The RNA shown here (small-subunit ribosomal RNA) has 1466 nucleotides and comes from a freshwater metagenome.

RNA sequence: AGAGUUUGAUCCUAGCUCAGGAUGAACGCUAGCGGUAUGCUUAACACAUGCAAGUCAAACGGGUGAUUUUAGCUUGCUAAGAUUAUCAGUGGCGAACGGGUGAGUAACACGUGAGAAUUUGCCUUUAGGAAGGGGACAACAAAUAGAAAUAUUUGCUAAAACCCUAUAUGCAAUGCAUAUAUCAUGUAUUGUGAAAAAAGAAAUUUGCCUAAAGAGAAGCUCGCGCCUGAUUAACUAGUUGGUAAGGUAAUGGCUUACCAAGGUGACGAUCAGUAGCUGGUCUGAGAGGAUGAUCAGCCACACUGGAACUGAGACACGGUCCAGACUCCUACGGGAGGCAGCAGUGAGGAAUAUUCUGCAAUGGGCGAAAGCCUGACAGAGCAAUACCGCGUGAGGGAUGAAGGCCUAUGGGUUGUAAACCUCUUUUCCCAAGGAAGAAGAUCUGACGUUACUUGGGGAAUAAGCAUCGGCUAACCCUGUGCCAGCAGCCGCGGUAAUACAGGGGAUGCGAGUGUUAUCCGGAAUUAUUGGGCGUAAAGCGCUUGCAGGUGGAUAUUUAAGUCUUUUGUUAAAUCUUUGAGCUUAACUCAAAAGGUGCAAAGGAAACUGAUUAUCUAGAGUAUGGUAGAGGUAAAGGGAAUUUCCAGUGGAGCGGUGAAAUGCGUAGAGAUUGGAAAGAACACCAAGGGCGAAGGCACUUUACUGGGCCAGUACUGACACUGAGAGGCGAAAGCUAGGGGAGCAAACAGGAUUAGAUACCCUGGUAGUCCUAGCUGUAAACGAUGGAUACUAGCUGUUGAACAUUUAUUAAUGUGCAGUGUCGUAGCUGACGCGUUAAGUAUCCCGCCUGGGAAGUAUGCUCGCAAGAGUGAAACUCAAAGGAAUUGACGGGGACCCGCACAAGCGGUGGAACAUGUGGUUUAAUUCGAUGCAACACGAAGAACCUUACCAGGACUUGACAUGAAGAGAAGUUUAUUGAAAGAUGAAUGUGCUACGGCCUCUUACACAGGUGGUGCAUGGCUGUCGUCAGCUCGUGUCGUGAGAUGUCGGGUUAAGUCCCGUAACGAGCGCAACCCUUGUUUCUAGUUAAUUUUCUAGAAAGACUGCCGAUUAUAAAUCGGAGGAAGGUGAGGAUGACGUCAAGUCAUCAUGCCCCUUACGUCCUGGGCUACACACGUGUUACAAUGGAUAUGACAAAAAGUUGCCAAUUUGUGAAAAUGAGCUAAUCUAUAAACAUAUUCUCAGUUCGGAUUGUAGGCUGCAACUCGCCUACAUGAAGGUGGAAUCGCUAGUAAUCGCAGGUCAGCUAUACUGCGGUGAAUCCGUUCCCGGGUCUUGUACACACCGCCCGUCACACCAUGGAAGCUGGUUACGCCCAAAGCUAUUUUCUCAAUAAAAAUAUCUAAGGUGGAAUUGGUGACUGGGGUGAAGUCGUAACAAGGUAGCCGUACUGGAAGGUGCGGCUG
Repeated sequence: AGAGUUUGAUCCUAGCUCAGGAUGAACGCUAGCGGUAUGCUUAACACAUGCAAGUCAAACGGGUGAUUUUAGCUUGCUAAGAUUAUCAGUGGCGAACGGGUGAGUAACACGUGAGAAUUUGCCUUUAGGAAGGGGACAACAAAUAGAAAUAUUUGCUAAAACCCUAUAUGCAAUGCAUAUAUCAUGUAUUGUGAAAAAAGAAAUUUGCCUAAAGAGAAGCUCGCGCCUGAUUAACUAGUUGGUAAGGUAAUGGCUUACCAAGGUGACGAUCAGUAGCUGGUCUGAGAGGAUGAUCAGCCACACUGGAACUGAGACACGGUCCAGACUCCUACGGGAGGCAGCAGUGAGGAAUAUUCUGCAAUGGGCGAAAGCCUGACAGAGCAAUACCGCGUGAGGGAUGAAGGCCUAUGGGUUGUAAACCUCUUUUCCCAAGGAAGAAGAUCUGACGUUACUUGGGGAAUAAGCAUCGGCUAACCCUGUGCCAGCAGCCGCGGUAAUACAGGGGAUGCGAGUGUUAUCCGGAAUUAUUGGGCGUAAAGCGCUUGCAGGUGGAUAUUUAAGUCUUUUGUUAAAUCUUUGAGCUUAACUCAAAAGGUGCAAAGGAAACUGAUUAUCUAGAGUAUGGUAGAGGUAAAGGGAAUUUCCAGUGGAGCGGUGAAAUGCGUAGAGAUUGGAAAGAACACCAAGGGCGAAGGCACUUUACUGGGCCAGUACUGACACUGAGAGGCGAAAGCUAGGGGAGCAAACAGGAUUAGAUACCCUGGUAGUCCUAGCUGUAAACGAUGGAUACUAGCUGUUGAACAUUUAUUAAUGUGCAGUGUCGUAGCUGACGCGUUAAGUAUCCCGCCUGGGAAGUAUGCUCGCAAGAGUGAAACUCAAAGGAAUUGACGGGGACCCGCACAAGCGGUGGAACAUGUGGUUUAAUUCGAUGCAACACGAAGAACCUUACCAGGACUUGACAUGAAGAGAAGUUUAUUGAAAGAUGAAUGUGCUACGGCCUCUUACACAGGUGGUGCAUGGCUGUCGUCAGCUCGUGUCGUGAGAUGUCGGGUUAAGUCCCGUAACGAGCGCAACCCUUGUUUCUAGUUAAUUUUCUAGAAAGACUGCCGAUUAUAAAUCGGAGGAAGGUGAGGAUGACGUCAAGUCAUCAUGCCCCUUACGUCCUGGGCUACACACGUGUUACAAUGGAUAUGACAAAAAGUUGCCAAUUUGUGAAAAUGAGCUAAUCUAUAAACAUAUUCUCAGUUCGGAUUGUAGGCUGCAACUCGCCUACAUGAAGGUGGAAUCGCUAGUAAUCGCAGGUCAGCUAUACUGCGGUGAAUCCGUUCCCGGGUCUUGUACACACCGCCCGUCACACCAUGGAAGCUGGUUACGCCCAAAGCUAUUUUCUCAAUAAAAAUAUCUAAGGUGGAAUUGGUGACUGGGGUGAAGUCGUAACAAGGUAGCCGUACUGGAAGGUGCGGCUG
């Protein structure tokens, strides 16, 4: 100090998350020791038991016990005394400290700094004093009541207990003097107020009373500081002040009476919520933020509420009284209690310890002291709760052992790690010694068998936790298969997971380590330091202006701010620095520094403030001009529209993409004339003018606001901004009254459509207009608040002034005031802004802080209503967003190309058949291919085989390969059985060799085998865009960057082909060319009867826009021409850039992984792949006369052939058969057909067409039934040119005609691949359809339009609002009742006083009751919201999103939405 996460990528904005530190922590796993700290954060919930405050006999009387003395004597009893111990009581002091807790409290509670009207036991100092008297009450004794607690009566008694008198420097009142009044001082008089003794032989000591002073302590007052909410804006009657009185230690409405009407509050009162405050602690560079455990200061509380008593001090934690709740005891009559003291128990909770030791130390209470008490405290125990320290061994040790894991099988790693050798003993165990802490000479140690030291023993007793996809250090294997699971964020997991789980290894920290929770940091993410507001969230719609904030120039004074010096304070501890002590550290001690604050005093005077005086540059006033749709009111005007009246006229009008509704023979529309009405003002007219904004437009008049210009005079800072507040404020809307021509929400009808609550059409009401009010909102926008100053310019325009020029209009220039375009510096994330700033600065106001929920809910204010203003949360997401980039897309634009359209020719779609596919069927109908780019495709040929499918029969190292062992020739012939495979037999045979082996059989195991799965794990191959002209790179330049440029522009081309221009210059893959075939010529060889104008093979030549002309720009190129066989790539082929489609293929082949292994392998027979209501594709043959039939006659090319092609001859109607030349092919093997000639048919289901079927044959083949082809005879379907739609083709092409080949025993070939014959038509052209290319534009798309995305409805879940009510809490108030208690009064008792008791009165806790406010819980039902897997309906938005979108408003509709009016351009 940063990092991850929005995107295809980029920059920015913005949120979320992480890395750090910390904790009174908790939980998981693990655990050796010590030191020092810390340990109920929750129920201020309830508490058993024990302890936590007593002490003094030197204040007092008494009881009891012990010891002892004396006396009496019944020698063990009584009495008296002394000493001592102890018990309860009287009395004194303490118990108000110490200890606990944080409920309450937003307050003079706390912190800090001041102050005056006070008190103060014990302590210190000083001065003085203690005279004389008196009467009681406990204890005790006796009696009584009660279960107890306790109580009552009578009697006795002491004191330092209580009372009276006297005195007193005191106090109070009054007078006098000093003094300016008060105050103060002195003095006088009057009144009033004290005392206690104890010990000791004594000295004396301690105590007592009064006064003064001090120390420490306490009470009170004030300035400043001190959380959140305005959806809390008004609060307050003892309230604010005064007078008088009371009261208090003391001031004071503290209390009471009277008088006045004040007091607080936007600088936030009151109310509500939350909270003990501080020193400090944690974090942070700091400023800050969070926090208030332990330690320390203050406050508050002590079961809840109230109250006083005692006392120096309390309204009292271990005191009293009352009320309440709860618990306990009880004889039911009544009593007792208060752990938020230390331990401990229960409960709550994620969670927090021993019913320990000791007063040895420190401190406290009492005491003269000894001493007693002390759960304060000192210690120990428990807990890894935290911090700190130490250890679990050190050195050597390679054949890098074994084992594990991985592996490319070679090895690597665990790993010097282990074993093994040498050494050490911190720690551990045993034994011995042994402190300091003690102050105080002796004695006194809980801790403590302590710390520490010495000796002995033995590597001995001691390592885990988390992580390993990125952030973030650390990687492999196996299992799992969107399952199980992980996850802080991004995100992993759907069969090769470094992300899950396990293993190996590694990394980090280490007696700990991870997780969770919380705080600060990072976060400049509330920004004082230190942010923003054109488009990301954010400028109020505009203006006037009170308060407030800020404010021109010169001088004087002041000293509030400011600066400086000094003083006081800022407790200690903490923090920091330096030292010191525990072996070190943590820890502790000492000293220093600091403590930014507050207060006081002195000083300075620049700046700000205040004061005084002055100035004119800001601002304003007066004067003279001037432009203008500025405003209000009134009057006038013409064009147009509609309606009405009248004339002419006679069939349509109107409307649309096309129509229809509508109007019209009852006379429309059209046209002419007249009348009426309302609304709006053409041209001029212009990003021209005016206004604060909204807004303002015919003409004239009246009234009126503001601006600008000019120069002179005046005022003299009068200014700027502006929270609240006031005013204005488009359209729509509302109220009332008018008005109503046109237009037009709603509504009606007609269309469109799947629907059409829309777009379009015909109508049409509110409304639009006027008057008077209300509303107060808009994309009220420059999405840009106002003011002032400064900072380059060019150019247009408006207003007026001056100067020059001109006869004038005009023109030019200068300085102002507006309004535009461009642009420098600068700014900006970019776009852009740029003297009209979004630049540089100052002042003031408003506003923002992730998206959604939501401008919603609720509360309040306003409004007639609609609604407006103010304005959340729960919950949910990791994004939402801005600008720009590259693509892709658009029912955006421009240009260009292609049999893309058009122009033509011929088809398909209709028929029959062939063939493929789907579907169906089946035991099986094997599998794959599925828009173009599957469907006569894999298949260049399924009867068996093929064959992968089905049924049945068989085999299991296997049909096939390699290795091992053993045996044997191999083989041939044959019998039985069987459908065959096979099984069981018989006969024959007795091998070859280069000695390695070959061939066959048997056996066991490694293994074979798989057309089983995954083409979404792959290689290879292929299709497609597309033979389209594109796709990129290096260097340079531009840009923050993604990227751009180059590759763009103007021409041109088939072409990113070439030329020119140019921040680009070059280059690569593509294009072209090189290759093959063909067309012309020549040559060579072959062939041939032939040097044949041929053919075959080979080699050359030829074509390059080379030549001429024109056009263009003098270029590239194009057009025309010549010559030429061929002319502008001559024609055809091969050749397929970067890439796209997870395109196709695991069934050609290869291959990872998975799966089967007496079967998913292998063999065999039979069947199936050929099924058949149907649908589609591709074809063949036709429908006829441009034809059919018959006869005759011509002309090819290219292929193939010995298991072959087959001449000729014979037989047969024929398929074919028989016989048989030739040919291993330029030698042999063929009737080419269309065509021509002749005849016939004459438009018909025919002499067209040939399907289907019957009979008889032929051929191949083990085999022709399922299931072949051919022939003859017979039969003679459909079909008369084919709907919507759709395909191919631009020249030797289409069309048409035949021939051959491969596969192949045969064939289903009408298919495919080739070959030649005959041989057209058309192309105006690029508007449209399809596809493609380039440029540009928009985008909310990037899986890229097969995209994205909106709303209703249905279902589930979640949080939330409303709600008849129901039920709690809190607060204040009214009334009723009123305990205890203080005070007052009265009475009783008493000689009197006090006290006590009783009664009354005021106040008053709790209680009751009433209405109210506020805040929770719950609530039938209900509203919207959010989130969910692939639901339903539409398609509103993003492209011109198919009606541009959006804003406000109104109406309306299942829903998105639609329409009207006005506005905006985003």
Background:
Rfam family: Bacterial small subunit ribosomal RNA.